[in-house]
Context: one part of a larger RNA
RNA sequence: GAUGAACGUUGGCGGCGUGCCUAAUACAUGCAAGUCGAACGGAGAAUUUGAUGUAGCAAUACAUUGAAUUUCUUAGUGGCGAACGGGUGAGUAACGCGUUGGUGACCUACCCCAAAGAGCGGGAUAACGGUUUGAAAAGACCGCUAAUACCUCAUGUGAUCAUAUGGAUUAGAAGCCUAAUGAUUAAAGGAGCUUGCUCCGCUUUGGGAGGGGCCAGCGUACCAUCAGCUGGUUGGUAGGGUAUGGCUUACCAAGGCUAUGACGGUUAGGGGACCUGAGAGGGUGGCCCCCCACAAUGGAACUGAAACACGGUCCAUACACCUACGGGUGGCAGCAGUAGGGAAUAUUGGUAAUGCGCGAAAGCGUGAACCAGCAACGCCGCGUGUGCGAUGAAGGCCUUCGGGUUGUAAAGCACUUUUCGGGAGGAAGAGGAAGGACUGUACUCCCAGAAUAAGCCUCGGCUAACUACGUGCCAGCAGCCGCGGUAAUACGUAGGAGGCAAACGUUAUCC
Numbered sequence: 001g002a003u004g005a006a007c008g009u010u011g012g013c014g015g016c017g018u019g020c021c022u023a024a025u026a027c028a029u030g031c032a033a034g035u036c037g038a039a040c041g042g043a044g045a046a047u048u049u050g051a052u053g054u055a056g057c058a059a060u061a062c063a064u065u066g067a068a069u070u071u072c073u074u075a076g077u078g079g080c081g082a083a084c085g086g087g088u089g090a091g092u093a094a095c096g097c098g099u100u101g102g103u104g105a106c107c108u109a110c111c112c113c114a115a116a117g118a119g120c121g122g123g124a125u126a127a128c129g130g131u132u133u134g135a136a137a138a139g140a141c142c143g144c145u146a147a148u149a150c151c152u153c154a155u156g157u158g159a160u161c162a163u164a165u166g167g168a169u170u171a172g173a174a175g176c177c178u179a180a181u182g183a184u185u186a187a188a189g190g191a192g193c194u195u196g197c198u199c200c201g202c203u204u205u206g207g208g209a210g211g212g213g214c215c216a217g218c219g220u221a222c223c224a225u226c227a228g229c230u231g232g233u234u235g236g237u238a239g240g241g242u243a244u245g246g247c248u249u250a251c252c253a254a255g256g257c258u259a260u261g262a263c264g265g266u267u268a269g270g271g272g273a274c275c276u277g278a279g280a281g282g283g284u285g286g287c288c289c290c291c292c293a294c295a296a297u298g299g300a301a302c303u304g305a306a307a308c309a310c311g312g313u314c315c316a317u318a319c320a321c322c323u324a325c326g327g328g329u330g331g332c333a334g335c336a337g338u339a340g341g342g343a344a345u346a347u348u349g350g351u352a353a354u355g356c357g358c359g360a361a362a363g364c365g366u367g368a369a370c371c372a373g374c375a376a377c378g379c380c381g382c383g384u385g386u387g388c389g390a391u392g393a394a395g396g397c398c399u400u401c402g403g404g405u406u407g408u409a410a411a412g413c414a415c416u417u418u419u420c421g422g423g424a425g426g427a428a429g430a431g432g433a434a435g436g437a438c439u440g441u442a443c444u445c446c447c448a449g450a451a452u453a454a455g456c457c458u459c460g461g462c463u464a465a466c467u468a469c470g471u472g473c474c475a476g477c478a479g480c481c482g483c484g485g486u487a488a489u490a491c492g493u494a495g496g497a498g499g500c501a502a503a504c505g506u507u508a509u510c511c
Stems, first nucleotide, its partner, number of pairs: 001510003005507005012382006018375002020341001025339003029336003034080003039077002042074005047068009087294003096220008106212003111208007119153001121151002128143006158185006166177002189200005221266003228257003233254008269291004273284004296317005319330004347372001349371003354368001355366004385415004395406004421447005429438001455500005460481003466495005476483002
């Protein structure tokens, strides 16, 4: 000098930041991922209207039943999203990260550009209805129905594959361009009105953008009191799987790594950066950004463009909860919050904007985000008054008893109102109707009144600042040297002084 700090004493305000470093311990409760009715059939509600019946002279009211289109709601089927965003750092010494390259070994939903197409049919199933099992969670059987759900056939610009021609590039062709033949392979509709158009979708293919996978060179902690390590191990051929590859399997060969540190052990997420330092270095990796890994522990796949998936599935384990004892349920390292641990770390708050998901849109959702709350935890700024005021008042302390000091300090007089309090007005952020969480906030004006606001540490030397009393190797101090055993500037108290100041000291850690 620095800190995600803690402790002691003290504490006025504001702005901007930061806030479980320990138990990747266990979690009550609420919320954190939905959305689309313009994909679909239902169900319910409202509105309008027809018929019948009752009451009434009638208008009309009520009831039953049918229809319509319009509006609203949505359990289910279906689509997209849920792989982003948010958290944590357990594991990992590794192509994990950083940097520079490669991919002649690859993928890519949504988005953009371009080309071509979208024909005819079919069978189901949830919802629903009925029966039924179970305490519940959850099911079973029968029957009915729709689609942008599922399936056959047709078409094939194309694409893929097989046979296979020629060509260019290249170190190298499995890639690219290309003649021919054959085989395989698509599709879905919805809405609007001007009724033949528009918009949103659908299918195939080529390209792009953005994103990702894989590979390689170099760099990347400590221990040699770790010196030898290795059997899918190293290579080849073939099969499988995918994008390459012992990735995996079979067969064959016997290799491969190592003092330029293999193997083993310990520790650790990496980087941009941050602290310190003149620099070289040394230390750190909290907040913010990029990458990686993980989601109670271990394992596995499914779906999907992408996961081997925090708020999905299955299995095992430990733990916890419900139970009618037959059986079920759960996973805060999301935001709050609780217990525990600890020296130690906050509210079970609000929703306007921004971003994201869905939707044609209106919009809905969003503990992302933006705000507010708590904490002197940090940095920065402001204030606690200003001027005059000597008989140098009183009091305190010291004293050589003359005086000195506190000290212009106070009182007193004159003034100011930052700030505090009261009152009035009052934004920008919202994007030309309205709509602002923050917020009656920031800010502006007026009023009153010095009013609402100073402490902490030190005073032997290092090191700025000295006397008195008490104590008497006691009580105690102390970073080092060292003080204290009867005149202690070193302990305790008082007066005075020095330093810093809403802080000041101490402890811990790094340079």

A computed fold for a 511-nucleotide part of an RNA from an uncultured bacterium, annotated as small-subunit ribosomal RNA, 5' domain.